Model confidence (mean pLDDT): 76 of 100. Bacterial RNase P class A from an Actinomycetales bacterium, 374 nucleotides, folded computationally. Rfam family: Bacterial RNase P class A. Gene Ontology terms of the family: ribonuclease P activity, tRNA processing and dimeric ribonuclease P complex.

[in-house]
RNA sequence: CGGGUCGGCGAGACGGCCGCGUCGGCAUCCUCCGUCUGAGGGAUGCCGCCGAGGAACGUCCGGGCUCCGCAGAGCAGGACGGUGGGUAACGCCCACCCGGGGCAACCCGCGAGACAGUGCCACAGAGAACAGACCGCCCUCGCCUGGCGAGGGUAAGGGUGAAACGGCGGUGUAAGAGACCACCAGCGACCGGGGUGACCCGGUCGGCUCGGCAAACCUCGUCCGGAGCAAGGUCAGACAGGGAACCAUGAGGCUGCUCGUCUCGUUCCCGGGUAGACCGCUAGAGGGUCGUGGCAACACGGCUCCGAGAUAGAUGGCCGUCCAGGGCGCAUGACGCGUCCGAACAGAACCCGGCGUAUCAGCCGGCCCGUUCC
Numbered sequence: 001c002g003g004g005u006c007g008g009c010g011a012g013a014c015g016g017c018c019g020c021g022u023c024g025g026c027a028u029c030c031u032c033c034g035u036c037u038g039a040g041g042g043a044u045g046c047c048g049c050c051g052a053g054g055a056a057c058g059u060c061c062g063g064g065c066u067c068c069g070c071a072g073a074g075c076a077g078g079a080c081g082g083u084g085g086g087u088a089a090c091g092c093c094c095a096c097c098c099g100g101g102g103c104a105a106c107c108c109g110c111g112a113g114a115c116a117g118u119g120c121c122a123c124a125g126a127g128a129a130c131a132g133a134c135c136g137c138c139c140u141c142g143c144c145u146g147g148c149g150a151g152g153g154u155a156a157g158g159g160u161g162a163a164a165c166g167g168c169g170g171u172g173u174a175a176g177a178g179a180c181c182a183c184c185a186g187c188g189a190c191c192g193g194g195g196u197g198a199c200c201c202g203g204u205c206g207g208c209u210c211g212g213c214a215a216a217c218c219u220c221g222u223c224c225g226g227a228g229c230a231a232g233g234u235c236a237g238a239c240a241g242g243g244a245a246c247c248a249u250g251a252g253g254c255u256g257c258u259c260g261u262c263u264c265g266u267u268c269c270c271g272g273g274u275a276g277a278c279c280g281c282u283a284g285a286g287g288g289u290c291g292u293g294g295c296a297a298c299a300c301g302g303c304u305c306c307g308a309g310a311u312a313g314a315u316g317g318c319c320g321u322c323c324a325g326g327g328c329g330c331a332u333g334a335c336g337c338g339u340c341c342g343a344a345c346a347g348a349a350c351c352c353g354g355c356g357u358a359u360c361a362g363c364c365g366g367c368c369c370g371u372u373c374c
Base pairs, nucleotide, nucleotide: 001370002369003368004367005366006365007364008363009362010360012322013321014320015319016318017317018316020051021050023048024047025046026045027044028043029042030041031040053345057356058355060354061353062352063351064350065228066227067226068225072259073258074257075256077224078223079222080221081220082096083095084094085093086092097111098109099108100107101106112219113218117217118216119213120212121211134158135157136154137153138152139151140150141149142148143147166184167183169181170180171179185209187206188205189204190203191202192201193200194199232279233278234277235276241270242269243268244267245266246265250264251263252262253261254260286305287304288303289302290301291300292299293298325341326340327339328338329337330336
C1' cells in the first nucleotide's frame, strides 16, 4: 500500500427570533349557597427547568406489574436440546468442545437418540440395508473353433448413482475375496494421563467393519397456569326496565379436557342511561464514572445524576456562525483559498432485558493474507 475479516463511535454543535407541551414560580381575574373568608378549580400574562430512538419499527421471546377467591394433580399442547458460566428470566449473552468451510484471521451448526418402533432414499442401476451379478474374470462340458451355448465359482476390476456393506500394499487362489498378514481409519473392551465438563492425548487386545435422513413421525431429558395497561382501581354523575331458557341429579369460575376444589345463580333477546375526572404513568432488575475480581459475558463496591409522561395525542419554522467532519476545484515544499454537503431509516403512549428487520453525512481500531521499502 492492496485485499479480507471482526468490532466500536455517531445520528452535528452554538446563538438569535417566532411558535408548541408537562411541571414549577410570580401577577391579575373568575368561580361554587344570602354574605364574608378560606380551600379547591378555571382563564390570561411573564419567567424558569425539561421535552422521542438506535432502532421508538416487528409484536418474535423473556420478565416486572395487574386481575382471574385460595391451593392443586394428571392428560393434551408448546418450547428448548454439546459442556460450563452469566442473568430477574429467556428460545438471549459469554467462553470452550466437536463437526464443516476457508491459506489464515474468522465464519457456520434446529449439535441428545437410527441396536424401541414406523417411514423415506426419485431416476439411473444387477443391487439402496444384511442388497446384488449388467460388462467382466476363472473352471468344466458341448459345438459350426477369429467364436457361441449350458452349468458352477467370484465381487478384487469396470459401469450406474448423491450415496454401493472399510482404505492401501502384499500373501494366497482355478480366478478372486479381511480368507490371511503389515500399516491406517473406524468400532468395542481394558488401562494410564490432562480437563469442573463436553471432550482430548497415549497404550494393550479383538471380531474384521453392521448406510443416510429424526429441519420425517417418534423416543429420551429439561422447562412452561391463563389473560393482559383497551390489565386493573378510585371518585362523580345519569337512567327504565321488560321477556325467555336452564335450575342443586343444576348453573357458573379456576386456559382446552378429566379429577379435585370454590361460589350460588348463569345465559340470551328487546329497550334505556353514561362515555366525565383522577390513579395506574415514570426514581428504575435506572444512567454516568472510577476501582476490584473474572479470558469474557458480567458481578461487587465508591462517587455522582434525575433526563417526555401526552390523552385526537406536544417538541416546529426561519436566520447566522462555528467546526466534530467530508466531497469537488485551485494552489503550495507545507500551511491555505473558494464552493457544496452535513443526511438516511424513521416518531414514545405501562416499563424493562433480548432477538429480528430498515438505514448512513461519516469516523476509529484489532487481527489475517499478499506486495514493497528500511